Transfer RNA from a Candidatus Roizmanbacteria bacterium, 72 nucleotides, folded computationally. Taxonomically the source falls in Candidatus Roizmaniibacteriota (Bacteria, Bacteria candidate phyla). The coordinates come from a structure-prediction model, not an experiment, and the mean pLDDT is 83.

[in-house]
RNA sequence: GGUCGCUUAGCUCAAUGGUAGAGCGCUUCAUUCACAUUGAAGAGGUUAAAGGUUCAAAUCCUUUAGCGACCA
Numbered sequence: 001g002g003u004c005g006c007u008u009a010g011c012u013c014a015a016u017g018g019u020a021g022a023g024c025g026c027u028u029c030a031u032u033c034a035c036a037u038u039g040a041a042g043a044g045g046u047u048a049a050a051g052g053u054u055c056a057a058a059u060c061c062u063u064u065a066g067c068g069a070c071c072a
Base pairs, nucleotide, nucleotide: 001071002070003069004068005067006066007065010024011023012022013021018055026042027041028040029039030038048064049063050062051061052060
């Protein structure tokens, strides 16, 4: 330098162009003498950035950034 892949909640990951979710973690409550377990509720997201297509974009297209693999 070239090709390809990945980027979504604190972590690990989902999500057919049509309400952004799960598990773990966190907070509160119940249970307990207390802790653990269990149950219930809740908080937490500019879907890496910018632009474009579309009635509608995490999803499609372009560019940029970061990370990784391969080729040279």

Rfam family: tRNA. Gene Ontology term of the family: triplet codon-amino acid adaptor activity. Rfam's curators write: Transfer RNA (tRNA) molecules are approximately 80 nucleotides in length. Rfam classes the family as a transfer RNA.